[in-house]
The RNA shown here (transfer RNA) has 74 nucleotides and comes from a Patescibacteria group bacterium. Rfam family: tRNA. The sequence is in RNAcentral, with records from ENA.
RNA sequence: ACGGGCGUAGUUCAGCGGUAGAACGAUGGUCUCCAAAACCAUUAACGAGGGUUCAACUCCUUCCGCCCGUGCCA
Numbered sequence: 001a002c003g004g005g006c007g008u009a010g011u012u013c014a015g016c017g018g019u020a021g022a023a024c025g026a027u028g029g030u031c032u033c034c035a036a037a038a039c040c041a042u043u044a045a046c047g048a049g050g051g052u053u054c055a056a057c058u059c060c061u062u063c064c065g066c067c068c069g070u071g072c073c074a
Base pairs, nucleotide, nucleotide: 001070002069003068004067005066006065007064010024011023012022013021018054025043026042027041028040029039030038047063048062049061050060051059
């Protein structure tokens, strides 16, 4: 330098045009002599800008960051 993949909640991952979910975690509650477990509730997110569209996490584009491969120089 070129090609490919990835970026969504504190963490690991879904969701691929039509109101963003799960598990684990955290907090509170029920239960218990206390705690754990279990159950209930709460918590919290689309990397940034622009474009297409009635509507964008999703499609296009630029940039940022991470990973893989190829090449060049040394």